[in-house]
RNA sequence: AAUCUGUUUCAGGGCGGGGUGCAAUUCCCCACCGGCAGUGAUGGCCGCAAGGCUUAGUCUGCGAGCGCCGCAAGGUGCCGAUUUGGUGUGAUUCCAAAACCGACGGUAAAGUCCGGAUGAAAGAAACGGUGU
Numbered sequence: 001a002a003u004c005u006g007u008u009u010c011a012g013g014g015c016g017g018g019g020u021g022c023a024a025u026u027c028c029c030c031a032c033c034g035g036c037a038g039u040g041a042u043g044g045c046c047g048c049a050a051g052g053c054u055u056a057g058u059c060u061g062c063g064a065g066c067g068c069c070g071c072a073a074g075g076u077g078c079c080g081a082u083u084u085g086g087u088g089u090g091a092u093u094c095c096a097a098a099a100c101c102g103a104c105g106g107u108a109a110a111g112u113c114c115g116g117a118u119g120a121a122a123g124a125a126a127c128g129g130u131g132u
Base pairs, nucleotide, nucleotide: 001132004129005128006127007126008125009124010123016030017029018028019027031112032111033102034101035062036061037060038059043054044053045052046051057100058099065078066077067076068075069074082098083097084096085095086094104115105114106113
């Protein structure tokens, strides 16, 4: 150090301005946000170097969410969205531009408010056990 395993902790952001209206953070115009792992010709930053840090909402996989069955454990199904141009041997990831998407319940119709939720969880970290 691999492997398997235990405990603990952590693990989601966003309505600001204007309009209409009796009423809208829900409609309209502008605005704002982007879970986890992988990939990422690599690029960027730091370093004398070895090397370190960081990098996809729309790709791949997962979580969350929703439906059905079940007393339960659990089983099963559903599950959003990107193009164009540039560089290059090579990019849905880089650069530029223009787009697009966002569970359920509530309520003037909600990605951003309130609620289930002081929940659950992909997973991350720390400490310990195992072990050749």